Small-subunit ribosomal RNA from an uncultured Methylophilaceae bacterium, 1425 nucleotides, folded computationally. The RNAcentral record of the sequence draws on ENA and SILVA. Its Rfam family is "Bacterial small subunit ribosomal RNA". Rfam links the family to the GO terms ribosome and structural constituent of ribosome.

RNA sequence: GUUGAACGCUGGCGGAAUGCUUUACACAUGCAAGUCGAACGGCAGCACGGAGAGCUUGCUCUCUGGUGGCGAGUGGCGAACGGGUGAGUAAUAUAUCGGAACGUGUCCAAUAAUGGGGGAUAACGAGUCGAAAGAUUCGCUAAUACCGCAUACGCCCUACGGGGGAAAGCAGGGGAUCGUAAGACCUUGCGUUAAUGGAGCGGCCGAUAUCUGAUUAGCUUGUUGGUGAGGUAAAGGCUCACCAAGGCGACGAUCAGUAGCUGGUUUGAGAGAACGACCAGCCACACUGGAACUGAGACACGGUCCAGACUCCUACGGGAGGCAGCAGUGGGGAAUUUUGGACAAUGGGGGCAACCCUGAUCCAGCCAUUCCGCGUGAGUGAAGAAGGCCUUCGGGUUGUAAAGCUCUUUCGCAAGGGAAGAAAACUUAUGAUCGAAUAAAUCAUGAGGUUGACGGUACCUUGAUAAGAAGCACCGGCUAACUACGUGCCAGCAGCCGCGGUAAUACGUAGGGUGCGAGCGUUAAUCGGAAUUACUGGGCGUAAAGCGUGCGCAGGCGGUUUUGUAAGUCGGAUGUGAAAUCCCCGGGCUCAACCUGGGAACUGCGUUCGAAACUGCAAGGCUAGAGUGUGUCAGAGGGGGGUAGAAUUCCACGUGUAGCAGUGAAAUGCGUAGAGAUGUGGAGGAAUACCAAUGGCGAAGGCAGCCCCCUGGGAUAACACUGACGCUCAUGCACGAAAGCGUGGGGAGCAAACAGGAUUAGAUACCCUGGUAGUCCACGCCCUAAACGAUGUCAACUAGUUGUUGGUAGAGUAAAAUCUAUGAGUAACGUAGCUAACGCGUUAAGUGUUCCGCCUGGGGAGUACGCACGCAAGUGUGAAACUCAAAGGAAUUGACGGGGGCCCGCACAAGCGGUGGAGUAUGUGGUUUAAUUCGAUGCAACGCGAAGAACCUUACCAGGGUUUGACAUCCUGCGAAUCCCUUGGAAACGAGGGAGUGCCUUCGGGAGCGCAGUGACAGGUGGUGCAUGGCUGUCGUCAGCUCGUGUCGUGAGAUGUUGGGUUAAGUCCCGCAACGAGCGCAACCCACGUUUUUAGUUGCCAGCAUUUAGUUGGGCACUCUAGAAAGACUGCCGGUGAUAAACCGGAGGAAGGUGUGGAUGACGUCAAGUCAUCAUGCCCCUUACAUCCUGGGCUACACACGUACUACAAUGCUACGGACAAAGGGCAGCAAACUCGCGAGAGCUAGCAAAUCCCAUAAACCGUGGCUCAGUUCAGAUCGUAGGCUGCAACUCGCCUACGUGAAGGCGGAAUCGCUAGUAAUCGCAGGUCAGCAUACUGCGGUGAAUACGUUCCCGGGCCUUGUACACACCGCCCGUCACACCAUGGAAGUUGGCCACGCCCGAAGUCGUUACUCCAACCCUUGU
Repeated sequence: GUUGAACGCUGGCGGAAUGCUUUACACAUGCAAGUCGAACGGCAGCACGGAGAGCUUGCUCUCUGGUGGCGAGUGGCGAACGGGUGAGUAAUAUAUCGGAACGUGUCCAAUAAUGGGGGAUAACGAGUCGAAAGAUUCGCUAAUACCGCAUACGCCCUACGGGGGAAAGCAGGGGAUCGUAAGACCUUGCGUUAAUGGAGCGGCCGAUAUCUGAUUAGCUUGUUGGUGAGGUAAAGGCUCACCAAGGCGACGAUCAGUAGCUGGUUUGAGAGAACGACCAGCCACACUGGAACUGAGACACGGUCCAGACUCCUACGGGAGGCAGCAGUGGGGAAUUUUGGACAAUGGGGGCAACCCUGAUCCAGCCAUUCCGCGUGAGUGAAGAAGGCCUUCGGGUUGUAAAGCUCUUUCGCAAGGGAAGAAAACUUAUGAUCGAAUAAAUCAUGAGGUUGACGGUACCUUGAUAAGAAGCACCGGCUAACUACGUGCCAGCAGCCGCGGUAAUACGUAGGGUGCGAGCGUUAAUCGGAAUUACUGGGCGUAAAGCGUGCGCAGGCGGUUUUGUAAGUCGGAUGUGAAAUCCCCGGGCUCAACCUGGGAACUGCGUUCGAAACUGCAAGGCUAGAGUGUGUCAGAGGGGGGUAGAAUUCCACGUGUAGCAGUGAAAUGCGUAGAGAUGUGGAGGAAUACCAAUGGCGAAGGCAGCCCCCUGGGAUAACACUGACGCUCAUGCACGAAAGCGUGGGGAGCAAACAGGAUUAGAUACCCUGGUAGUCCACGCCCUAAACGAUGUCAACUAGUUGUUGGUAGAGUAAAAUCUAUGAGUAACGUAGCUAACGCGUUAAGUGUUCCGCCUGGGGAGUACGCACGCAAGUGUGAAACUCAAAGGAAUUGACGGGGGCCCGCACAAGCGGUGGAGUAUGUGGUUUAAUUCGAUGCAACGCGAAGAACCUUACCAGGGUUUGACAUCCUGCGAAUCCCUUGGAAACGAGGGAGUGCCUUCGGGAGCGCAGUGACAGGUGGUGCAUGGCUGUCGUCAGCUCGUGUCGUGAGAUGUUGGGUUAAGUCCCGCAACGAGCGCAACCCACGUUUUUAGUUGCCAGCAUUUAGUUGGGCACUCUAGAAAGACUGCCGGUGAUAAACCGGAGGAAGGUGUGGAUGACGUCAAGUCAUCAUGCCCCUUACAUCCUGGGCUACACACGUACUACAAUGCUACGGACAAAGGGCAGCAAACUCGCGAGAGCUAGCAAAUCCCAUAAACCGUGGCUCAGUUCAGAUCGUAGGCUGCAACUCGCCUACGUGAAGGCGGAAUCGCUAGUAAUCGCAGGUCAGCAUACUGCGGUGAAUACGUUCCCGGGCCUUGUACACACCGCCCGUCACACCAUGGAAGUUGGCCACGCCCGAAGUCGUUACUCCAACCCUUGU
C1' cells in the first nucleotide's frame, strides 16, 4: 500500500459495487422447463350456443363437441441451453501456436421430390389386484405415430456385370370445371423426404509453458513398435491375434504432497513475489460409486437402471427422495443478506400467430463490507464572561470558542408537480418484391392506438426553522502532539527499544493537544522496504561459508585464419494475441465513484523475406596453448634388499661395599641372597646425534644413518616434430596423519588402562615407582583431524628492494670467491589497489575471466529418523518441534591477572615503644526500659557530631496545661511602660489589690511596650542526604587530569602525555607529526634557624653608682621584643654523563641541594557523610508530629568490641633539700600578700583590661636518707566515715580533701599499631568548652635515643607493555548436577482413525458375443393344424 474480511467504540444522507473464504455438511416448504388443438383421437372441468323437461318466468335439471377453448393421452420440438459449485485433476486439464482422419438438429444458399396402400395402439369403456406407488385382463379408435409398394438427378455398395435405399401432411384463399355433400382441382404459406455446399458448434492429434520434495532412482508387459482384423463419426494398442524387445529417466522418469487453469488482481522503479472473490473464456462435478438408453448432441443437476450411506411414508407386504438452481432452515464458524416484485426491458424454449413458460434477467429489501460525493452551518463578536485545568499566585489556557447580533437553508421534514427507460405486436393507407392475381406472405413509409415491476422513484417547485445530524485513536523515541492528579516493580502498558520500586510527558483519570473523520482503531493475511536467496543485484583468510588431496566420463568454457551454412542473433512484412481490465483522448449521470465511444497496449507465439559481425555447425590451413624427442642438473619423492656405529635395557663373569633411585620435600621401588659404581664378553629391538637451515622433494597425508636394485615427477638449454590434441569437473575411481579393528609375528625403550606411593578438605589428576594393550613388521580393514596458508583449480595483466635453493649464459680467478643477466622454486618488507578492521600486496585477499564446491541469525544439532558403507568403533547424507533477541568478527578506551618490565611509600626488612591479658575512664554493639532521643558502621563509624547531659541543654518518656499560639508580619479595641503586695498550685498558669501616668506632636494622632479579639498565617530536631545547595571525608600532597590547532584513523579514538636519560614531581634535557596552552607539581604565604639596621617600655644590665630585690639613677652594648632588609641560586671547583638535564664529592657558609615544619588537596571516584549547624523542593501534622511546665531518661548491665589512663616496680617507690621553660588566659575575671584550716578551701583585700599585676611552686632532673624483690613502703580499684566548693537544687547523677580500707595485676595467646631526628620514648605546663565537672581534645616547652643490608616477599600507589568471553568492570563473568512442574519435544501399558500399495475371494446393473427358449398385427415364403 492492499483485502469478499472479522472484532471494539461510534454512527446523518445519497450514488455505485460486493456479500458462506469454514462442512462438495444435512435439508422442511414454495418456485427454478415447458410448449404446440395450424399433427391426432377426443372432451373430464369452464364459458357460449341449440334442443327438451320441471315449474316459482328466470332459475334448476337433462340431452347435445355445435363453438371458444382444453385436464389427461398419442405425436413433434425443447429438456445436452441458461443457472450453481470447485470435490477431483500436476495432465485425458489450461494457455499459446499449429495440424488432419471426422460429425452436425434448428439456420442460410441452390437442386430434386412430396405418388399409392396397409396393419396396429394409448386415451376411452368394462373388470381384477394393491394401504399406496402402481400393476394387469378383455374390448373400441385416430394421426405429421408405425410398416410395406412405386419412383431415384444426385446418394450408398460393387467382383464394374450390377444391386440398394425416401416422404406426411396441415392451414388460408379461390375464377372456371366436377361432385348430393364432404370435397376434388388450382394456388400460397408452413411442414416432410433425398442429396450438395456454407455458417456456427463440437470430437481428435502435435509442439512449448504450467507448484514442492532425491531422507522418492530406477519405472514399464498392452508395456514400445510392426502385420492383420475388429471397433468408432473419426486417426490411433482404442481392442484382439501373431511377431520383434522395445519405451521412459539425473534436461528428474516413477512415487508422495499440494492445487481447478487462464484473461487478470494486489504490490513493486523494474525484474519479481503473493493470489485466482466479483466479471469473462475453458475444464470438471451434480448424495457416493458404476453403467448404459434415448437423441443431431448426454453417458444427462431438477431422466433411467444397479450397488452403498442417509432421510421420509407404510396397513410391515412394500414404496419415495437427492437445493454445489432462487429464496429459506439447522449445523459448523470470527464471519456473509429476503422463504420479496415483475416478465415492463434484454435474452432463451415452444408456437403461423395471439400467447404461454423463464428465481436466466431486470428491479426492490438487508449490512458503513468497500469505493465515491454531500452535510452537521456562515459572518461578526474581548467584558478575552462563567465554568474547567494549570500556576512562579502575577497570570496562562480552553478561546472568537460560547453567549449576543446579522445571514444562508444543501441534506432531512412537510406540501404540490412529475419523467426518460416503449420499440414492437395490432388496425389502417400507400408503395415495392413474389405471383396469373386487386389472394396470401415479406419489406418500407405515413396515420391511429395498447403495454412500466421499479414507482408517484429520479428530478423540479414551495414552506418553516440553525433548527434533526461527531466520533475514534494517539500524545517517551521511531512519530505529528504535554501538563496535573492517583498509583508505588502494585495495578497495569508494550509493534521494537522499553516504562512502573513516592516528584511516571510511557500505567489509570482529567484538562489541553495531534491525526483522521461517518468513521476510527485492533486483529488476521499479503507485497514493499529486505541487495535478508542477490537474473537485474550478495558472499566464502579471521563474521555462516573452499570438498583432506588428486585423476577423470558426462556437462560447461575454450587460441589464430579462410570459405560455406543460417540453429542462436538482428531487421522488415504479415497472421494471431477474445471481450472486459490497465493507460491516453473524448462523451453521459449536477461532480466523483460508476457507465460508455475511439485509440494505444497486450513486452508472446506462428509464417515469410532479408543480413552474416559474433556464437554454433561443416570443410581446409597456422603455431604463440598443450604435448613428444635430444643433452645436462638437484632432491629425507616412492617400493624392495643389505649393512653400520652410538645409546638404553637385559644376561654371564670379574673387582668392590652400603647404599641406590626419586622429589618442592618424601614415600612406594631396588639392594648384604651383594645393588648402584666399574671392567670384559654376549643378546635383542627400536630410532638414526652432529651435518640441519626462513634448506630440499612430493597432489595432499607426508618423507632423514650409509650402500645396491626397480621406479614416478620436476627444472634448465638449444633445436626438431604433432597441430588445439586444452581448462575445469556433478556422479565415479584412487590416495589419505594419528588412534582403532582382524590374522600371524616381534617386543629394547616409551607408555593409555591398571597397581602402589605422595599431594589434597577430597585427588578416580598434575609429581614419583612399576606396568599391559599399543607403538615395530607382513597382509586386510577403517577414511577421520585446527587433514590450516583456517585462502579450490587454470591462464593473463599490474612499482620495486633484499635473502635463500637448484639450473643456464656471460664477466672474473691459477682454481675459487665474487659480479651481471635469465627463467624455476622458497622467504622477509613494501607501492598502487583491495579490506569492517586486522591485514594481503607478481607465491594477491589487486584487476578482468573459466569451471567446480559451499553459505543464508544463535541454540536444538552435525543430533533424530530413513538410506548407504563398515567386523566393530563409527563414517557419509542430514531435518523438525521447541526456544532466544541476540550469537559472532575486528579494532578502541578502561578495569583486572596467583602476566612481564621500571619506580615509589614506616609497605616490608632493621630497630624503639605499644595494643591484645588486669583495674578504671570513655565510645559502640547487644540486651533492658515508660524513655534509655537522633545520627556516624571496613580502611574513611566506635575519647565520632558532643570545645564538657544534675535543672536548662533535650530533640526521648510520664503527668499537668495552652490553641493566631513560645517566635514574625498585617488589622481592630483597651491600657503608658513598669514595679510592689496577698493568695491557689509541683510548676506552667491563674485570682485579688496597690503604686505609676512617661516620649514626640501639625493636637487629628504617632513611636515603643502590654492585654484581648478576628483571619490570613505561625510552628515542626516530622519523612526523604537515593530530589538538592553548601560543607566535609577518602583515594592522596599520589603525579597526574585535560584542551586548542595540526596530523593519522570510515569510526570509537590515537598522537601530544610514548621513547633515551633524570627528578620528590608530566621536574628538567634530548629525540620525535606535532606545536602550544590550562588545572595540578614547584615557587609566591606563615613559623623556626643566621646576620644587619631601626626602635628601646612594661624588656635587658657589660661597665658606673645604689638596693634585700634591675629596686632606683644611668645606658640600649648584649638578651629579648617587632618592623624593615640581607642570605641559598647547584652560584663556585673536580668527577661522571651525550659537550644536555642531572648526579656524586668538595670549598665557603648560620643554613646545601625542596634548609625544617605548616597552610595549600588537580580532573574525578565512592547515589561516601550530613534535611539534627544552616538553606531548600516535594510529602506529612495543624486543640497537634506545634508550644509551656514539673519529674524522670540520655548515667540501665549476663555480655562483646574499639580508644585511652594507671600499673605490674629498684633505669623503681618514698622522705627532705635544691635547679632550669615555653606558650597561653584574666573584669559576671585572674587574684598576690596576710590570717584560719592537716587539706580541699575559707576570710580579708593590694594589683591588673596586662612584655608592668595575677593564674604560677613546672615536672622529669640533681643531692642526701630509707625500702631490697615481697602482691611489697609496688599498684591503687572498691568501700566506710568526716569535710570543702559550685549551683534554685549534687538522691537518681558532679568535682575535690582528710583519715581508714587495700581488689585485680608479677609485662600479657593468636593477632596487631605507631615512629626515620630534636623524631620515637618520657616529663610536666597552659588553653578552649565551662556556674561546677577532663584519663578527652588543642597547643607548649624539658630530657632525648636505636636502626635502615636492601626491594625477594605482604599492603597501597605511578608509568610502559601483554592477554581478556570483564565494562555494575575479578566482590566480574560463568559451567553442570539436584530440588519442583509437565507448556513443547521424546518414551510409555495401551486405545483409536486416515491415505496409499500388493495378493486373493465374492460380485449388481449394463454393453458386446454366444447357446437355448419365448414373443411377434402390418412385410416375405409356403405348408400344416